[in-house]
Context: one part of a larger RNA
RNA sequence: CGUAGGAAAUUUGAGAGGAGCUGUCCUUAGUACGAGAGGACCGGGAUGGACGAACCUCUGGUGUAUCAGUUGUCUUGCCAAAGGCAUGGCUGAGUAGCUAAGUUCGGACGGGAUAAGUGCUGAAGGCAUCUAAGCACGAAGCCCCCCUCAAGAUAAGAUUUCCCAUCAUCAUUAGAUGAGUAAGACUCCAGGAAGACCACCUGGUUGAUAGGUCUCAGGUAGAAGGAUAGCAAUAUCUGUAGCUUAGAGAUACUAAUAAGUCGAGGA
Repeated sequence: CGUAGGAAAUUUGAGAGGAGCUGUCCUUAGUACGAGAGGACCGGGAUGGACGAACCUCUGGUGUAUCAGUUGUCUUGCCAAAGGCAUGGCUGAGUAGCUAAGUUCGGACGGGAUAAGUGCUGAAGGCAUCUAAGCACGAAGCCCCCCUCAAGAUAAGAUUUCCCAUCAUCAUUAGAUGAGUAAGACUCCAGGAAGACCACCUGGUUGAUAGGUCUCAGGUAGAAGGAUAGCAAUAUCUGUAGCUUAGAGAUACUAAUAAGUCGAGGA
């Protein structure tokens, strides 16, 4: 820009893409078959491999603004307690998130038309013949079925709901141009399991969108100060202590204020 008014939401599916794999074991059954050796079709069940998708409850990894221990040195006047730097200084753990080696799920079932092939009826050609007319089966393959995208599918689809038929100028009629608006949208702002930007999604005081605060969960592992024991290092008690990023809930304390722009009149 188009989809013959302007919007919001929900959709149909022309078309496109994805997927499509397979082993072993049990049973049927030591049956059919076979002199024996051996040993099934068909059908039913179980469990794997590789591949793929989603997810983070579990097992782990990572986790550079979490917690603790600790070395050297500098600083806070000193002790104690802290902070900076040294690969996050080193070491031991670790929430959320992201992840696989972890967890769950998938290939199915079924239908249609067929290939090679197997047939029925059946002439040409009194027989025979699956074929010439006609009819029936038949594959991991083809088309559906399953998953995803999809109306710029210009043949531009459908449904539901919302907004209204304003004013001015030109054209003396169709109409054109412009203005302020409606529903609605955007700018802007608080943000996000969304993201390069844009987009998408949530929210903007009629509000839990982010921060803060409070309460929890989870993590770390027993803070400082004090008391007691010990010459002391240190240990114990106070005390599931103290601290705590991304998690859950609550709470308008802080910030989403205010304002602006666009947007129909229906050939």
A computed fold for a 267-nucleotide part of an RNA from Tissierella creatinophila DSM 6911, annotated as large-subunit ribosomal RNA, domain VI. Model confidence (mean pLDDT): 88 of 100. Lineage of the source: Bacteria > Bacillati > Tissierellia > Tissierellales > Tissierella creatinophila. The sequence was found in a public genome assembly. It matches the Rfam family "Bacterial large subunit ribosomal RNA". Gene Ontology terms of the family: structural constituent of ribosome and ribosome.